Bacterial RNase P class A from Schumannella sp. 10F1B-5-1, 376 nucleotides, folded computationally. The model forms 94% of the base pairs in the Rfam consensus. It matches the Rfam family "Bacterial RNase P class A". Rfam's curators write: Ribonuclease P (RNase P) is a ubiquitous endoribonuclease, found in archaea, bacteria and eukarya as well as chloroplasts and mitochondria. The family's RNA type in Rfam is ribozyme. The RNAcentral record of the sequence draws on ENA and Rfam. Its mean pLDDT, the model's own confidence on a scale to 100, is 78. The gene name in the source record is rnpB.
RNA sequence: ACGGGCCGGCAGACGGUCGCGUCACCUCCGCGAGGGGGUGCCGAGGAACGUCCGGGCUCCACAGAGCAGGGCGGUGGGCAACACCCACCCGGGGUGACCCGCGAGAAAGUGCAACAGAGAGCAGACCGCCUCGGACCGGCUCCUUCGGGAACCGGACCGCGGUAAGGGUGAAACGGUGGUGUAAGAGACCACCAGGGGCCCGAGCGAUCGGGCUCGCUGGGUAAACCUCGCCCGGAGCAAGGUCAGACAGACACCGAUGAAGCGGCUCGCCGAGGUGUCGGGUAGACCGCUGGAGGGCUGCGGCGACGCAGCCCCGAGAUAGAUGGCCGUCACGGAGAGAUCCGUACAGAACCCGGCGUAUCGCCGGCCCGUUCCU
Numbered sequence: 001a002c003g004g005g006c007c008g009g010c011a012g013a014c015g016g017u018c019g020c021g022u023c024a025c026c027u028c029c030g031c032g033a034g035g036g037g038g039u040g041c042c043g044a045g046g047a048a049c050g051u052c053c054g055g056g057c058u059c060c061a062c063a064g065a066g067c068a069g070g071g072c073g074g075u076g077g078g079c080a081a082c083a084c085c086c087a088c089c090c091g092g093g094g095u096g097a098c099c100c101g102c103g104a105g106a107a108a109g110u111g112c113a114a115c116a117g118a119g120a121g122c123a124g125a126c127c128g129c130c131u132c133g134g135a136c137c138g139g140c141u142c143c144u145u146c147g148g149g150a151a152c153c154g155g156a157c158c159g160c161g162g163u164a165a166g167g168g169u170g171a172a173a174c175g176g177u178g179g180u181g182u183a184a185g186a187g188a189c190c191a192c193c194a195g196g197g198g199c200c201c202g203a204g205c206g207a208u209c210g211g212g213c214u215c216g217c218u219g220g221g222u223a224a225a226c227c228u229c230g231c232c233c234g235g236a237g238c239a240a241g242g243u244c245a246g247a248c249a250g251a252c253a254c255c256g257a258u259g260a261a262g263c264g265g266c267u268c269g270c271c272g273a274g275g276u277g278u279c280g281g282g283u284a285g286a287c288c289g290c291u292g293g294a295g296g297g298c299u300g301c302g303g304c305g306a307c308g309c310a311g312c313c314c315c316g317a318g319a320u321a322g323a324u325g326g327c328c329g330u331c332a333c334g335g336a337g338a339g340a341u342c343c344g345u346a347c348a349g350a351a352c353c354c355g356g357c358g359u360a361u362c363g364c365c366g367g368c369c370c371g372u373u374c375c376u
Base pairs, nucleotide, nucleotide: 001372002371003370004369005368006367007366008365009364010363012331013330014329015328016327017326018325020043021042023040024039025038026037027036028035029034045347049358050357052356053355054354055353056352057237058236059235060234069233070232071231072230073229074088075087076086077085078084089103090101091100092099093098104228105227109226110225111222112221126167127166128163129162130161132159133158134157136155137154138153139152141150142149143148175193176192177191178190179189180188194218195217196215197214198213199212200211201210202209203208241288242287243286244285250279251278252277253276254275255274262270263269295314296313297312298311299310300309301308302307332345333344334343335342336341
């Protein structure tokens, strides 16, 4: 210099002006709830998005345990929790930095697999190889009563079989190579290699790794198919839930003076008349919940790290049909143009609040690392 990997950050800036929303103050109107105007502060995001996970919070249910249903799945750690994050292990990819894996069990059982192929699951005989039998042809030898007959060898054909070594098909054909063996063959047997099971030793918290002995055990894929094992999970959601105001029409069932609701969950006690559910009817106004929180920044310490602890500092959306926008000027970046100048600056937008994941995103900046080449 070029190419690449990983991590982090920004998301046009400043000023003016008009407009919108919350809040504070001032002011006007109104008996009041409230409404109008003015001034000032503040007013979207890294994803506010999808609503896919996990929690907080609220109400309902709940002794405990189990069933059903759902989720998760290498190991150790982090976290409020997780399907997230960190470190490590295993497998795969890359020269490498590094990346990828929804990483339990296919040797408990059941199921499934296009096309090709003879055969696709404790398989299969299409070609090939081989034994035997039959009939035929050829060669050679022997016998002969000269008509023929017998044994051996070879060839093609038919038939009963054997064989998974070779060919061929396939994504995949029941370990691989060499030998022994055999009619031909075959872990049938042997040596070595690969894998697996069992026992043992060592390292590690562990997943796992290294080694020894032994058994010829060679038993493909799929579990986001049923299933098995282990662990976890009650349901609904801020239109939760509550208060006030307004409106309406009650009906039925059950419980209750043998004591409802309430008084701290229970017992006792006090009190003393209502309570719960279903259906029907009515309303949809205001307020609370509501935004300061597992919050952010800096420094120090502990930890490989995720993260934790301590100290100091900071906090500035809260709408309800839903505000957060438009224009002008200067500058920045990118593009076009000879120039004047013009065009562009993404994706997208709160709705109870957090932690994640996934997806979208014009571009720009910083750091560390890898590979190749060159110079000193």